This is a predicted structure of a 72-nucleotide RNA (transfer RNA) from an uncultured Clostridia bacterium. Rfam family: tRNA. Rfam links the family to the GO term triplet codon-amino acid adaptor activity.
Parts: sequence; C1' cells; structure tokens
RNA sequence: GGUCUCAUCGUAUAACGGUAAUUAUAUUGGACUGUCUAUCCGAGGAUCGGGGUUCGACUCCCCGUGGGACCG
Repeated sequence: GGUCUCAUCGUAUAACGGUAAUUAUAUUGGACUGUCUAUCCGAGGAUCGGGGUUCGACUCCCCGUGGGACCG
C1' cells in the first nucleotide's frame, strides 16, 4: 500500500428497515437477615464521526477515525 472485517450503557452481549434499543454484570435505592454474604424487587446509564437512500436507519450505501485478520 491492497482486500476483508469489527465499532451499542463502566464491562460483556442481543436487536426481519417500524421495539419504550435486550440481557447479564458492575453502580445505586429498598426488602429479607441478629450481622455479613446470598436471594428478591426497583432506579439511572449506550448505538464511533459526517453525509446519503427511505415515509421510517443500530440495521442499507459512501467517506472518515480507531481496532483486528490476511496479502504485498
């Protein structure tokens, strides 16, 4: 340099073009307990950036940024 691929709450992970963007864990409030753990109920928190297509985009297309694999 070329080709391919990935990017979502702190971390991990899901999401036929139409969801209130899922779940676990962590954080946090409460219940339970003589206490702590465990368990149970709740709360807040995310789509890499910019364009395009579309009635509608996390999802499709283009460019960029960053990570990975292969080739040279």
Model confidence (mean pLDDT): 80 of 100. It was read from a public genome assembly.